[in-house]
Molecule: SAM riboswitch aptamer (S box leader)
Organism: Gracilibacillus alcaliphilus
RNA sequence: UUCUUAUCCAGAGAGGUGGAGGGACUGGCCCGUCGAUACCUCAGCAACCGUCUUAUGAUAGACAAGGUGCUACUUCCAGCAAGCAUUCGCUUGAAAGAUGAGAA
Numbered sequence: 001u002u003c004u005u006a007u008c009c010a011g012a013g014a015g016g017u018g019g020a021g022g023g024a025c026u027g028g029c030c031c032g033u034c035g036a037u038a039c040c041u042c043a044g045c046a047a048c049c050g051u052c053u054u055a056u057g058a059u060a061g062a063c064a065a066g067g068u069g070c071u072a073c074u075u076c077c078a079g080c081a082a083g084c085a086u087u088c089g090c091u092u093g094a095a096a097g098a099u100g101a102g103a104a
Stems, first nucleotide, its partner, number of pairs: 001104008013042005021031003025079004043071003048067002050063004075096001080093005
């Protein structure tokens, strides 16, 4: 990087460095010199992998020492299609993206 598969309306911030863009892309809407995004340290959240018990490879429960991940906004909202309503729109399913696990 690609493929397969699961999840994505919950949850969880302080300090330091640094100095202009950032929230993947496009449009919107937001965040940002009252210092964002990013990086580092510490803390935390969650429970995918993991450990234990039940159990028998299905399920359920507990834990958090380890591998990841995450800690503005529902993946911030929409993008394509279908249905409903038609004034804005709403619902469902895809697509795209993110993360884990496995494989190449």